Context: one part of a larger RNA
RNA sequence: GGACGAACGCUGGCGGCGUGCUUCAUACAUGCAAGUCGAACGAGAAACUACCUUCGGGUAGCGUACAGUGGCGGACGGGUGAGUAAUAUGUAGGAAAUCUGCCCUUGAGAGGGGGACAACGGUUGGAAACGACCGCUAAUACCCCAUAUGAGCCCGGUUGAAAUACCGGUCUUGAAAGCUCCGACGCUCAAGGAUGAGCCUGCAUCUGAUUAGCUUGUUGGCGGGGUAAAGGCCCACCAAGGCGACGAUCAGUAGCUGGUUUGAGAGGAUGAUCAGCCACAAUGGGACUGAGACACGGCCCAUACUCCUACGGGAGGCAGCAGUAGGGAAUUUUGCGCAAUGGGCGAAAGCCUGACGCAGCAACGCCGCGUGAAUGUUAAGCCCCUCGGGGUGUAAAGUUCUGUCAGUGGGGACGAAACUUGACGGUACCCACAGAGGAAGCACCGGCUAACUCCGUGCCAGCAGCCGCGGUAAUACGGGGGGUGCAAGCGUUGUCC
Repeated sequence: GGACGAACGCUGGCGGCGUGCUUCAUACAUGCAAGUCGAACGAGAAACUACCUUCGGGUAGCGUACAGUGGCGGACGGGUGAGUAAUAUGUAGGAAAUCUGCCCUUGAGAGGGGGACAACGGUUGGAAACGACCGCUAAUACCCCAUAUGAGCCCGGUUGAAAUACCGGUCUUGAAAGCUCCGACGCUCAAGGAUGAGCCUGCAUCUGAUUAGCUUGUUGGCGGGGUAAAGGCCCACCAAGGCGACGAUCAGUAGCUGGUUUGAGAGGAUGAUCAGCCACAAUGGGACUGAGACACGGCCCAUACUCCUACGGGAGGCAGCAGUAGGGAAUUUUGCGCAAUGGGCGAAAGCCUGACGCAGCAACGCCGCGUGAAUGUUAAGCCCCUCGGGGUGUAAAGUUCUGUCAGUGGGGACGAAACUUGACGGUACCCACAGAGGAAGCACCGGCUAACUCCGUGCCAGCAGCCGCGGUAAUACGGGGGGUGCAAGCGUUGUCC
């Protein structure tokens, strides 16, 4: 000198664009953050329509709301960085060792039958959470039979270093679902694609040797189990191996990267916001469902904590968005909207969406603008003085103007593609009006380092980044005048180069 997610002191006019718990991965009141589909299914209040009516209502239709069965989605999106020094990340590769819902392409098919369980009704347990028993019922829920190019064992052939790949044969075995507004949308099997994901390998990836030896499923083989899949991943048996001064093991620290920052570069430091990957969801463990999880707002168990309780038993998890307490030098609103972009469901209308779009707060940062312009010189005041004068100083006043920003009034968008549909927002912007009116501070002035005098103080009070100032003439302390630098900021502190 530059930089900052900064903080502190003094000061503070406006706008645009960004950024905002770096500390306790501490505990959380309250609200919201994941639903949707009636064009899969049964039932069905209220309302409406029609009819009847003893005027209380009843029956039928439509079939909405709430709830239920079923489907898809809750594995995305959002948060955090605790753990992790390598099951991570970055980069380059590999598979004769893999899976992939929705989507796209192609081929083939959808024949026949059955029994339940919710909802509902009844009885009943419990304070509640939530159940138990009996009875009825539908389906794109469940099951059986048939058919099928498929799958599996075995045999033969081809390519190849190697068959598990491809081709042929015997045997075994495996599917489906409808709805409809007749346009469509779905269903099953097979092959391929796309996308996503899992696995393996090389290299790179902080500090410590005041950590030198480490290892028994350890290292390898054979056989098996398991997985979508290779593999000590797991198991039985066999062998005794494997790693290490090219730093194993141990300990400490740490999410990694694109990047950011500094530097002429090499390099150093760093990993906020944005983007990619990973890990985690009170702590520890486990599986279920599913194409995909060992699942933040799912389940089970254990632990700690909080809450309810009729003491028998239950409920909960903000490292989602706001917000609260605590910690701290320190970090915002319990806002508006789904109008746009994107996502889930749906044929669609649409519903949901604290993702997102916006607004609010904060000079926290960057950028821009203003706080007036021209003219006007012995004003006064203040300061200094050699008492002649000098400085503040064209500065003020005065005179003549301008109208940025702010203000008032009027008009008023783009963002919407597409008839309708705009949170922002009567915002941006445009026009008119009035009037210099509402808008300057902070640090420094001994040298480094731009900027000097007077008074007070008297090694006191104090200053200080280094050198050093202060003990009676202090340009270094405190104040006045003056000056210098930057400016809605200026200084100080901290950290990095």

This is a predicted structure of a 497-nucleotide part of an RNA (small-subunit ribosomal RNA, 5' domain) from a termite gut metagenome. The RNAcentral record of the full RNA draws on SILVA. The prediction has a mean pLDDT of 83.